[in-house]
Context: one part of a larger RNA
RNA sequence: CUGGGCAUAAAGGGCGCGUAGGCGGUUUGAUAAGUCCUGUGUGAAAGCCCCCGGCUCAACCGGGGAACUGCACUGGAUACUGUCAGGCUAGAGUGUAGAAGAGGAGAGCGGAAUUCCUGGUGGAGCGGUGAAAUGCGUAGAUAUCAGGAGGAACGCCAGUGGCGAAAGCGGCUCUCUGGUCUACUACUGACGCUGAGGCGCGAAAGCUAGGGGAGCAAACGGGAUUAGAUACCCCGGUAGUCCUAGCCCUAAACGAUGGGUACUAAGUAGGGGGAGCUCCGAUGCUCUCCCUGCCGGAGCUAAUGUAUUAAGUACCCCGCCUGGGGAGUAUGGUCGCAAGGCUAAAACUC
Numbered sequence: 001c002u003g004g005g006c007a008u009a010a011a012g013g014g015c016g017c018g019u020a021g022g023c024g025g026u027u028u029g030a031u032a033a034g035u036c037c038u039g040u041g042u043g044a045a046a047g048c049c050c051c052c053g054g055c056u057c058a059a060c061c062g063g064g065g066a067a068c069u070g071c072a073c074u075g076g077a078u079a080c081u082g083u084c085a086g087g088c089u090a091g092a093g094u095g096u097a098g099a100a101g102a103g104g105a106g107a108g109c110g111g112a113a114u115u116c117c118u119g120g121u122g123g124a125g126c127g128g129u130g131a132a133a134u135g136c137g138u139a140g141a142u143a144u145c146a147g148g149a150g151g152a153a154c155g156c157c158a159g160u161g162g163c164g165a166a167a168g169c170g171g172c173u174c175u176c177u178g179g180u181c182u183a184c185u186a187c188u189g190a191c192g193c194u195g196a197g198g199c200g201c202g203a204a205a206g207c208u209a210g211g212g213g214a215g216c217a218a219a220c221g222g223g224a225u226u227a228g229a230u231a232c233c234c235c236g237g238u239a240g241u242c243c244u245a246g247c248c249c250u251a252a253a254c255g256a257u258g259g260g261u262a263c264u265a266a267g268u269a270g271g272g273g274g275a276g277c278u279c280c281g282a283u284g285c286u287c288u289c290c291c292u293g294c295c296g297g298a299g300c301u302a303a304u305g306u307a308u309u310a311a312g313u314a315c316c317c318c319g320c321c322u323g324g325g326g327a328g329u330a331u332g333g334u335c336g337c338a339a340g341g342c343u344a345a346a347a348c349u350c
Base pairs, nucleotide, nucleotide: 003322004321005320006319007304008303012318014201015200016199017198021194022193023192025088026087027086028085029084030083031082033081034080035077036076037075039073040072041071042070049065050064051063052062053061054060091191092188093187094186095184096183097182098181099180103177104176105175106174107173108172109171110154115149116148117147118146119145120144121143125136126135162169163168206247207246208245209244210243211242215241216240220236221235222234223233258317259316260315261314262313263312267294268293269292270291271290272289273288274287275286276285277284299306300305323350324349325348332343333342334341335340
């Protein structure tokens, strides 16, 4: 190199956009580069293989043949691939008319609740637990009423519901903006798929600077528990959690299942469209496209399971695996302010 694999055994990149590359619908013509065939030349000798022979045999040696699967040239074939030229519309895209949505960004607004402050009522407890204590309270707490401040999150609706490539997205309104679906089949005419590098996005925690800080709460202090209790429980409480700008780039980033296309039984539910029928409406029925679930046959699978949202049947492209430990470590490189990330061994050992 070949091979076998990647839901759970080792193995799908966290996700997208896209460069090179790989692969690529239908039809006509040309060409003959790939491909196939003929011929010619060459492919040293020795060796390997076959036949014959010489040493008593063999090893060894001699002769002949075959082979040298290759390369070049020549002539031919044209199905497939390529190239060039022309056409097509089933892929892809555009248009027109509609549709749904927590998709994204910015600004403004709202109510409930917690906390704090001020004032009123009130007068001894409150709080907390398994039980307590620390804690708060006669300098008037808890409770209750009124007013005010501030920050964060948006109850019900709410759903195996919706949207997004993933991370993720949930009060209301406005502005800007991305994608998707359906119908029509008007337009372009293969413009496509994938994608090494590259670029961008990327929960939480963490970092830098400046704000903000209600609640919660690593660290920390105290009270309990306990043999001890650097915990679980309780009272406090700082970073942080929030905003702006910039980093970090990880995850059980999970469907532990890469993307695309085509095909392959039924049944049932939900969401978004369209068409037809039931005289009309409501409603119901039938058909159809897209999405999200459950169940299940064939098939597949070691089994579990999966099963038109495949882990079935095939093709194209990318990523990855190759016994356990050592180790996602050392070293080097590179990125980062740092924390650390990415890339990634070996000795040794079982």
Small-subunit ribosomal RNA, central domain from a metagenome, 350 nucleotides, folded computationally. The full RNA is in RNAcentral, with records from SILVA. The coordinates come from a structure-prediction model, not an experiment, and the mean pLDDT is 89. Rfam family: Bacterial small subunit ribosomal RNA.